[in-house]
Molecule: TPP riboswitch aptamer (THI element)
Organism: Gammaproteobacteria bacterium
RNA sequence: AUCCUUAGCUGGGGGUGCCCGUAACGGGCUGAGAGAGACCCUUCGAACCUGAACCGGAUGAUACCGGCGUAGGGAAGCUUGCACUCCCGCUG
Numbered sequence: 001a002u003c004c005u006u007a008g009c010u011g012g013g014g015g016u017g018c019c020c021g022u023a024a025c026g027g028g029c030u031g032a033g034a035g036a037g038a039c040c041c042u043u044c045g046a047a048c049c050u051g052a053a054c055c056g057g058a059u060g061a062u063a064c065c066g067g068c069g070u071a072g073g074g075a076a077g078c079u080u081g082c083a084c085u086c087c088c089g090c091u092g
Base pairs, nucleotide, nucleotide: 001085005081007079008078009077010076011042012041013040014039017029018028019027020026021025048073049072050071054067055066056065057064
């Protein structure tokens, strides 16, 4: 100096469904998270949105699982650590 990679700080982005009682509120299901001072994601970008009131399979029901998806979008800066390679110097 280049490349790869871990973590942190600050800022930013995102979703909040289905069912039962009964509107508040409480309970059940999946999930990291179902308005939670929480959780996840932050270009190495499937966090999340569009397609989509989509298609197939399940379920008590659902954006539950998979496809779609080598589709299209989507929010950045700094610091730190590890390993490898190259160059220079010294020593054997």